This is a predicted structure of a 385-nucleotide part of an RNA (large-subunit ribosomal RNA, domain III) from Gallaecimonas xiamenensis 3-C-1. The coordinates come from a structure-prediction model, not an experiment, and the mean pLDDT is 82.
Context: one part of a larger RNA
RNA sequence: GAGUAACGUAAAAGGGGGUAAAAACCCCGCUCGCCGGAAGACCAAGGGUUCCUGUCCAACGUUAAUCGGGGCAGGGUGAGUCGGCUCCUAAGGCGAGGGCGAAAGCCGUAGUCGAUGGGAAACAGAUUAAUAUUUCUGUACUUCUAUGCAAUGCGAUGGGGGGACGGAGAAGGCUAGGCAGGCAUGGCGUUGGUUGUCCAUGUGAAAGUGCGUAGGCUGGGGACUUAGGCAAAUCCGGGUCCCUAUAAGCCGAGACACGAGACGAGCUACUACGGUAGCGAAGCUGUUGAUGCCACGCUUCCAGGAAAAGCCUCUAAGCUUCAGUUGCAUAGGAACCGUACCCCAAACCAACACUGGUGGUCAGGUAGAGAAUACCAAGGCGCUU
Numbered sequence: 001g002a003g004u005a006a007c008g009u010a011a012a013a014g015g016g017g018g019u020a021a022a023a024a025c026c027c028c029g030c031u032c033g034c035c036g037g038a039a040g041a042c043c044a045a046g047g048g049u050u051c052c053u054g055u056c057c058a059a060c061g062u063u064a065a066u067c068g069g070g071g072c073a074g075g076g077u078g079a080g081u082c083g084g085c086u087c088c089u090a091a092g093g094c095g096a097g098g099g100c101g102a103a104a105g106c107c108g109u110a111g112u113c114g115a116u117g118g119g120a121a122a123c124a125g126a127u128u129a130a131u132a133u134u135u136c137u138g139u140a141c142u143u144c145u146a147u148g149c150a151a152u153g154c155g156a157u158g159g160g161g162g163g164a165c166g167g168a169g170a171a172g173g174c175u176a177g178g179c180a181g182g183c184a185u186g187g188c189g190u191u192g193g194u195u196g197u198c199c200a201u202g203u204g205a206a207a208g209u210g211c212g213u214a215g216g217c218u219g220g221g222g223a224c225u226u227a228g229g230c231a232a233a234u235c236c237g238g239g240u241c242c243c244u245a246u247a248a249g250c251c252g253a254g255a256c257a258c259g260a261g262a263c264g265a266g267c268u269a270c271u272a273c274g275g276u277a278g279c280g281a282a283g284c285u286g287u288u289g290a291u292g293c294c295a296c297g298c299u300u301c302c303a304g305g306a307a308a309a310g311c312c313u314c315u316a317a318g319c320u321u322c323a324g325u326u327g328c329a330u331a332g333g334a335a336c337c338g339u340a341c342c343c344c345a346a347a348c349c350a351a352c353a354c355u356g357g358u359g360g361u362c363a364g365g366u367a368g369a370g371a372a373u374a375c376c377a378a379g380g381c382g383c384u385u
Base pairs, nucleotide, nucleotide: 013031014030016028017027018026032382033381034380035379040362041361042360043359046342047341050340051075052074053073054072055071056070060068061067080141081140082338083337084336087118088117092113093112094111098107099106100105122139123138124137125136126135142334143333144332145331146330147329148328149327150326151325152324153319154318158314159313160312161311166301167300168299169298172294173293174292177288178287179286180285181284182203183202184201185200186199187198188196208258209257210256215251216250217249218248219244220243221242222241223240224239225238226237228236229235263283266279267278268277269276270275302305348357349356364376365375366374367373
């Protein structure tokens, strides 16, 4: 220079009360404003205690601070079913033997790792200052082991099936959700009107079990035979014959019934005003309607759209009063790791409490073709001078 520029988007504050040494900023009401396909809610990644409570204000916070994602202390993350681990494989990695190389090493078979994919099973309500599909209450489901009873050809690292998949488009059946009416409870205007076709709020319910619908798919059954499926096969594939289709089966939302004693506006009592305890009405109908479900469906197109295991089936060696398998019942087991909190952000990546960047899920109302846009709900904020 200079007490100058600046104090980080123009979403915005005002007034009352409280606390305090001190209040524009902290806390509690009231009014106002902003977002609302987000500036709300929930995950993944990443962070790692930032979560909750008490206390403190030097430093940190672009001002102040009684406040804080700051200091100090205490507390907090509860799982057979959520995710991982355990099972399976993809790209890719490693790689016994092996090949190559002067060596370091490079390549690679068997194999072994490797999710962003496949693969058993849980929902609703309640509860904490802070966790909840984890605790509690209620009602379920899966898998393994043992035992008992009954039946019985069982057996794999091998064969077969299945798992098993692209783009686009269209129609149908539903549901979530919405809206309207009815019903229930409360209200009757501090300013003229408002007992009414008025106003406000509520009107909700899962998994599972049973039933097997709208719809979709395949013709089905038997006998014999067989150069294929690296051996075998009763399985799969090929062939012949017979019976049969108003067939035989498979898949399949939703609805309905149980689940269903919960929840519930509001009311009552108590209160350390933060709440706590108890009682508890209606709980229906119509309409609209998805980008969700049926659907891994259907139609169509060419660029022709993972693999392996679990699962079903077949036999080989073998076992054959055993073992094993199937069904039912009873009893027991289901370990370990993650779980707080932020997550379009002041907690992640950007040296910062930085106008930047960051994958997925949810998707209310009025107007609208619409996830545009405008104004609102729930919810969250007014962006630290």
The source organism's lineage runs through Bacteria, Pseudomonadota, Gallaecimonadaceae, Gallaecimonas and Gallaecimonas xiamenensis. The RNAcentral record of the full RNA draws on Rfam.